[in-house]
RNA sequence: CUAUGAAAAAGGCAAACUUAUUGAAAAAUAAGGACGCAAAGCCACGAGUCUAAGGUGUAAAGCACUAUGAUAGUCGGGUUGCCAGG
Repeated sequence: CUAUGAAAAAGGCAAACUUAUUGAAAAAUAAGGACGCAAAGCCACGAGUCUAAGGUGUAAAGCACUAUGAUAGUCGGGUUGCCAGG
C1' cells in the first nucleotide's frame, strides 16, 4: 500500500423473541437473548422498502396520494478502522 479473508489470536456487534419507556405509526432506546456479521463502525448522498401524524383530493365517512418520519442488519456511494494474509 492492499481490489484478499483460508486457518488463528485478541476482542467487537447483536436478528427473532420477552419486558419497560418514547412515538400517530413505522420504529427507536434500555435490559435480557443470539440468528447472524470483517466493517452488522459512522453518514439518509442515490435507489429501494416501511409508516402516514399533519397536509391535499372527496359534501362527509371511508378511501387514495403525500416524508418533513424511519430503515446503515436491502443495495450502491462516501468516510474511518482491528487482526491475519499478500